[in-house]
Molecule: transfer RNA
Organism: Candidatus Bathyarchaeota archaeon
RNA sequence: GGGCGAGUGGUUCAGGGGUAGAAUGCUUGGUUCGCAACCAAGAGGUCGGGGGUUCAAUUCCCCCCUCGUCCA
Numbered sequence: 001g002g003g004c005g006a007g008u009g010g011u012u013c014a015g016g017g018g019u020a021g022a023a024u025g026c027u028u029g030g031u032u033c034g035c036a037a038c039c040a041a042g043a044g045g046u047c048g049g050g051g052g053u054u055c056a057a058u059u060c061c062c063c064c065c066u067c068g069u070c071c072a
Stems, first nucleotide, its partner, number of pairs: 001071007010024004018055001026042005048064005
């Protein structure tokens, strides 16, 4: 330098045009002598950045950035 894959709550990942979800973690309450476990509720996301297409983009297209992998 080139090919391919990935980037989404704190973490690990779904979702591939029509309101962004789960698990785990966190907070509060219940339960307990107390803790864990369990039950209920809640907070937490400009979906890596910019531009384009579209009535509408996390999703499609282009450029860039970061990480992984392969080739040179």